[in-house]
RNA sequence: GCGCCCGUAGCUCAAUGGAUAGAGCGUCUGGCUUCGAACCAGCAGGUUGGAGGUUCGAGUCCUCUCGGGCGCU
Repeated sequence: GCGCCCGUAGCUCAAUGGAUAGAGCGUCUGGCUUCGAACCAGCAGGUUGGAGGUUCGAGUCCUCUCGGGCGCU
């Protein structure tokens, strides 16, 4: 330099172009307990890496760009 893959909550991951982007774990709050752990219930937490485009509608499709990984040279 060229090609391919990945980037979504604190972590690990879902989500056919179509309902308010969800789940598990974790944090926090409450219950339970003598106090904890475990268990039960609930809340909060997201510029879907960034910018632009296509579309009635984009996490998803297209272009550019940033970061990471792999291969070739």
Predicted 3D model of a 73-nucleotide RNA (transfer RNA) from a Candidatus Margulisiibacteriota bacterium. The coordinates come from a structure-prediction model, not an experiment, and the mean pLDDT is 80. The organism belongs to Candidatus Margulisiibacteriota, within Bacteria.